[in-house]
Context: one part of a larger RNA
RNA sequence: CGCAUACGGUGGAUGCCUUGGCAGUCAGAGGCGAUGAAAGACGUGGAAGCCUGCGAUAAGGCUCGGGGAGCUGGCAAACAAGCUAUGAUCCGGGCAUCUCUGAAUGGGGAAACCCACCGACUUUCGGGUCGGUAUCUUACACUGAAUCCAUAGGUGUAAGAGGCGAACUCGGGGAACUGAAACAUCUAAGUACCCGAAGGAAAAGAAAUCAACCGAGAUUCCCUAAGUAGCGGCGAGCGAACGGGGACCAGCCCUUAAGCUGGACGACUGGUAGGAGAAGGCCCUGGAAAGAGCCGCCAUAGUGGGUGAUAGCCCCGUAUCCGAAACCUGAGUUCAGUGAAAACGAGUAGGACGGGUCACGUGUAAUCCUGUCUGAACAUGGGGGGACCAUCCUCCAAGGCUAAAUACUCCUGACUGACCGAUAGUGAACCAGUACCGUGAGGGAAAGGCGAAAAGAACCCCUGUGAGGGGAGUGAAAUAGACCCUGAAACCGUAUGCGU
Numbered sequence: 001c002g003c004a005u006a007c008g009g010u011g012g013a014u015g016c017c018u019u020g021g022c023a024g025u026c027a028g029a030g031g032c033g034a035u036g037a038a039a040g041a042c043g044u045g046g047a048a049g050c051c052u053g054c055g056a057u058a059a060g061g062c063u064c065g066g067g068g069a070g071c072u073g074g075c076a077a078a079c080a081a082g083c084u085a086u087g088a089u090c091c092g093g094g095c096a097u098c099u100c101u102g103a104a105u106g107g108g109g110a111a112a113c114c115c116a117c118c119g120a121c122u123u124u125c126g127g128g129u130c131g132g133u134a135u136c137u138u139a140c141a142c143u144g145a146a147u148c149c150a151u152a153g154g155u156g157u158a159a160g161a162g163g164c165g166a167a168c169u170c171g172g173g174g175a176a177c178u179g180a181a182a183c184a185u186c187u188a189a190g191u192a193c194c195c196g197a198a199g200g201a202a203a204a205g206a207a208a209u210c211a212a213c214c215g216a217g218a219u220u221c222c223c224u225a226a227g228u229a230g231c232g233g234c235g236a237g238c239g240a241a242c243g244g245g246g247a248c249c250a251g252c253c254c255u256u257a258a259g260c261u262g263g264a265c266g267a268c269u270g271g272u273a274g275g276a277g278a279a280g281g282c283c284c285u286g287g288a289a290a291g292a293g294c295c296g297c298c299a300u301a302g303u304g305g306g307u308g309a310u311a312g313c314c315c316c317g318u319a320u321c322c323g324a325a326a327c328c329u330g331a332g333u334u335c336a337g338u339g340a341a342a343a344c345g346a347g348u349a350g351g352a353c354g355g356g357u358c359a360c361g362u363g364u365a366a367u368c369c370u371g372u373c374u375g376a377a378c379a380u381g382g383g384g385g386g387a388c389c390a391u392c393c394u395c396c397a398a399g400g401c402u403a404a405a406u407a408c409u410c411c412u413g414a415c416u417g418a419c420c421g422a423u424a425g426u427g428a429a430c431c432a433g434u435a436c437c438g439u440g441a442g443g444g445a446a447a448g449g450c451g452a453a454a455a456g457a458a459c460c461c462c463u464g465u466g467a468g469g470g471g472a473g474u475g476a477a478a479u480a481g482a483c484c485c486u487g488a489a490a491c492c493g494u495a496u497g498c499g500u
Base pairs, nucleotide, nucleotide: 001499002498003497004496005495006494007493008492009491015485016449017448020420021419022417023416024415025414026413027412028411029409030408031164032163039101040100041099042055043054044053046079049075050074051073061095062094063093064092065091066090070083071082072081106115107114108113116133117132118131119130120129121128122127135161136160137159138158139157140156141155142154143153168199169197170196171195172194173193179186183233209216210215220247221246222245223244224243230238231237251401252400253399254345259338260337261336262335263334264333265332268330270328271327272326274322275321276320280295281294282293284291296313297312298302304316305315306314350374351373352372353371354370355369356368360386381396382395383394384393385392436443437442456484459471460470461469462468
């Protein structure tokens, strides 16, 4: 040094577990904000820090309910000082307080800071307290230039707005990579992204629609028609409609409405705390019984969780029944208020040119929108039926409103899973968008498990008043000792045997 066996060290795989995730179903909610939001800074406890809560009334105040014996949140035990049957802690409704920053709004500013003015009250005349002072839009009033009238402008008052928020919606803009095996039309795609606006949905919507000589009868969504008809460097690819079947159904107004908003009302439904809630013992093993054995019981309750192993009958619950002073909620009745286009649609329809949109790339290219230029008719009229014309059919543009079926889930509750189980599942089971990195935009971890219960090892010994260890003790177990369940392999040893 190698091999073998035994026993260890190291290491943290595996097994088991789950506080956390993931994906859904059914309901709810679908907003918050100048009455100052979201997000923060700084404070706040008897006690230093962090988290949570709260705001100078500061882990809280008042009140109305629930509840019924302990309590003063967590890490985190002890102590101190207290509260509590005159009902505390705790849970729910309402009210109050709510520093400073932040749309931040008196001015400024390097956010959480600095500096003002006006009015009222008060004052020990030093000051103090309270309220107001941004901008824009609209309305009203007063003023008011060049410039006579006026207008612009200015000032004041009142009301509204502003910002944030996950996706969904509509509108205004709008790529490229890529594919075409290169690439330019084309595709990707009206996607990503930017901007604006709104709602719980939005948008669309009651035929100047389709159809085909039969007829249908607003819109939206799903299945089909159908990868069809078509479009297409006829390449890559793109891709309908009619018709049929479903979901849901609702129609109206511009000749004073459809409606919208707010208040009140008594009854009903539900929500925000809760209450009641059946039925088991003996014995054996064991550290422990819920396990085995024996004999019972309940069940509108044998979902689930816990308890020293696997419990219908031990505990919390569950089925079922009951419950609200207060606030909120859906539907109903009633009252009040409000609202405007206007009056049947003219610079419109149509045309030319240039674009866009329609599945449709200019094509025979209809329909729809319109940048420029033009430009009708008036129901004895007009539009459409895929160039265009005639016949026929059908509808009535150039004004407006409209629930449901549809889309989505930052959020709340209940429940579910041939979803994960700590290199998985969210980046995050743990004080994680943290530590750390970066000037910044931004990037972004690792890290769970003693035991049933701390019973967390009194006391003794070695030692540096160490680290670590040996006894003793606890425990079922300490090779469960806090670097703590299990404890694989690589790797490193000790002992023995054999080989060299």
Molecule: large-subunit ribosomal RNA, domain I
Organism: Marinobacter daqiaonensis